[in-house]
């Protein structure tokens, strides 16, 4: 970069640098010089996959649970709404 597959009504802080826009796109509403979004520290949420326990079974590395050490990811609003959203974001596989 497409393609499958499964989830997206919950949950999450604080420092420093920077310096006008940002929330995919549109068309609303919001959020922003009381410093938004970004970026880097430190923490914290969650459990998609690797490793671990436990149980149960039709014994497959299937399914519930638990815990969080890796690999992610994520920390305004229901994916903020809405658009037949065919979309969009995360993972995970074989390419």
């Nucleotide at each position: 970069u497409g393609c499958u597959u499964a989830u997206c009504a919950a949950g999450a802080a604080a420092g420093a640098c920077u310096g006008a826009g940002g929330g995919a796109c549109a068309g609303g509403c919001c959020c922003g010089u009381a410093g938004a979004c970004g970026u880097c520290u430190u923490g914290a949420c969650a459990a998609c996959c690797u490793a671990u326990u436990u149980u149960g079974c039709u014994c497959g590395c299937c399914a519930a649970a638990a815990a969080a050490a890796g690999g992610u990811g994520c920390c305004a609003a229901c994916u903020c709404c809405u658009g037949u959203u065919u979309a969009g974001a995360u993972a995970a596989g074989a390419g």

Annotation:
This is a predicted structure of a 95-nucleotide RNA (SAM riboswitch aptamer (S box leader)) from a Bacteroidota bacterium. The coordinates come from a structure-prediction model, not an experiment, and the mean pLDDT is 84. It matches the Rfam family "SAM riboswitch aptamer (S box leader)". Rfam links the family to the GO term regulation of gene expression. The model forms 86% of the base pairs in the Rfam consensus.